[in-house]
RNA sequence: AAUGAAAAAAGGUAAACCGAUCGAAAGAUCGGGACACAAAGCUCCAGAUCUAAGGUCUAUAUUAAAAGGCUAUGAUGGCUGAGCCGCUUCG
Numbered sequence: 001a002a003u004g005a006a007a008a009a010a011g012g013u014a015a016a017c018c019g020a021u022c023g024a025a026a027g028a029u030c031g032g033g034a035c036a037c038a039a040a041g042c043u044c045c046a047g048a049u050c051u052a053a054g055g056u057c058u059a060u061a062u063u064a065a066a067a068g069g070c071u072a073u074g075a076u077g078g079c080u081g082a083g084c085c086g087c088u089u090c091g
Base pairs, nucleotide, nucleotide: 003091004090005089012037013036017032018031019030020029021028022027035078041084042083043082045081046080047079048076049075050074054071055070056069057068058067
């Protein structure tokens, strides 16, 4: 330097759920919590998934409203891949 992660130590992250706040929603933040994680660090680049305020289309309808379809400019990243960086220990 490259590669692997069976065991140990130190340290780290924190699912569900509960409370508060924000948001149209998906969801987010903070506090509690402890299912898990060796990249559950960062980017959000490609795919995937969730939502549909706004936009648009459809049929009815005088119009409007309501309804349904599509749509990300909103999200997840603890779904997969990619890029970058990195702790400990053993081989």
This is a predicted structure of a 91-nucleotide RNA (c-di-GMP-I riboswitch aptamer) from Domibacillus tundrae. Lineage of the source: Bacteria > Bacillota > Caryophanales > Bacillaceae > Domibacillus. The coordinates come from a structure-prediction model, not an experiment, and the mean pLDDT is 76.